[in-house]
RNA sequence: AUCUGAAAAAGGCAAACUUAUCCGAAAGGGAAGGACGCAAAGCUAUGAGCCUACACACCGAUCACUCGGUGCACGGUCGUCAAGCUGCCAGG
Numbered sequence: 001a002u003c004u005g006a007a008a009a010a011g012g013c014a015a016a017c018u019u020a021u022c023c024g025a026a027a028g029g030g031a032a033g034g035a036c037g038c039a040a041a042g043c044u045a046u047g048a049g050c051c052u053a054c055a056c057a058c059c060g061a062u063c064a065c066u067c068g069g070u071g072c073a074c075g076g077u078c079g080u081c082a083a084g085c086u087g088c089c090a091g092g
Stems, first nucleotide, its partner, number of pairs: 002092004012038002017033003022029002036079001042085003046082003049077003056071006
């Protein structure tokens, strides 16, 4: 430098759920607990997927305020996959 993760050790992260109700229109995120799992479950939304639809566009209802429907990412998700960057231990 590169490949691999069988055994081991040191440590790491933390799903569901709970609490509280901090941010957000929502999806989702943050905090404390928790532990299903994870060898990149570290970082980056670049491509695909998936989730959401405030605003916007169109349609309908309404005197109007406004309400409903459809579409849409410019919002999310890296614990969906790919890609890029970085990295612990052990073995070859």
The RNA shown here (c-di-GMP-I riboswitch aptamer) has 92 nucleotides and comes from Planococcus koreensis.
Its mean pLDDT, the model's own confidence on a scale to 100, is 86.
The model forms 91% of the base pairs in the Rfam consensus.
The sequence was found by an Rfam model in a public genome assembly.
It matches the Rfam family "c-di-GMP-I riboswitch aptamer". Its family is annotated with cyclic-di-GMP binding in the Gene Ontology.
The organism belongs to Planococcus, within Bacteria.